A computed fold for an 81-nucleotide RNA from Sulfurovum sp., annotated as c-di-GMP-I-GGC riboswitch aptamer. The sequence was found by an Rfam model in a public genome assembly.
RNA sequence: UACGAUCAUGCUAAACUUGUCGUAAGUCAAGGACAGAAAGCUAUGGGUCUUUUCGGAAGAGAGAUUGCCAGGUUGCCGAUC
Numbered sequence: 001u002a003c004g005a006u007c008a009u010g011c012u013a014a015a016c017u018u019g020u021c022g023u024a025a026g027u028c029a030a031g032g033a034c035a036g037a038a039a040g041c042u043a044u045g046g047g048u049c050u051u052u053u054c055g056g057a058a059g060a061g062a063g064a065u066u067g068c069c070a071g072g073u074u075g076c077c078g079a080u081c
Base pairs, nucleotide, nucleotide: 002080003078004077011036012035016031017030018029019028021026034067040073041072042071044070045069046068047065048064049063050062051061053060054059
C1' cells in the first nucleotide's frame, strides 16, 4: 500500500415501539437488532423522497436522505501479499 478470513468485555445500529421537534420527507433521545469494514465525517455530482412557497401546468425554490451510488477527507483490528 492492497486486501477482509479470523479476533475484540471493541464500534455503528435497519425494521418496529415510546417520547420529541417538524406541514411533510424526516431529525433527536430511549428501547431494539436486520445488517455493516468506513453503516466515521462531508449534501460536491447523480438518484430517491417531501413541500407551509411561486406557477394554469411543466417546472422553479426550499428541504430530507451519506444504512442509494460516486467523489472528497480521516481512521480501528487482523491472517495474507